[in-house]
RNA sequence: AUACGUCUUCGGGGCGAGGUUUGUUUCCUCACCGGCGGUACAGUCCGCGAGCUUUUUUAAGCACGAACCGGUUAGAUUCCGGUACCGAUCGUAAAAGUCGAGAUGAGAGAAGAUGAAU
Numbered sequence: 001a002u003a004c005g006u007c008u009u010c011g012g013g014g015c016g017a018g019g020u021u022u023g024u025u026u027c028c029u030c031a032c033c034g035g036c037g038g039u040a041c042a043g044u045c046c047g048c049g050a051g052c053u054u055u056u057u058u059a060a061g062c063a064c065g066a067a068c069c070g071g072u073u074a075g076a077u078u079c080c081g082g083u084a085c086c087g088a089u090c091g092u093a094a095a096a097g098u099c100g101a102g103a104u105g106a107g108a109g110a111a112g113a114u115g116a117a118u
Base pairs, nucleotide, nucleotide: 001118002117004115005114006113007112008111009110010109016030017029018028019027031098032097033087034086035048036047037046038045043085044084051062052061053060054059067083068082069081070080071079089101090100091099
């Protein structure tokens, strides 16, 4: 240094203002947020994770969204400028990316310790 085993720790953000209403952080206007790996730095490219179902359970199926234009560059759907767009399930006096719940959970993975091998 490489791949492998074991263990430990870490591992998701956001409703502020106004309006409507008997009643809304759920509707309307403005505002706000962006997990992990890859790649020229990515919510919108490629892939993964979170939910649900199933005696194919290191698996399969279902659910699960979205971007263009211009510029710089050797190279960017990632940077810069502009204008857009998207957001599981269940709950609720009223429809939720932002409130409450499953969740003191799970997890893509990250860092470290250690073992033996090359």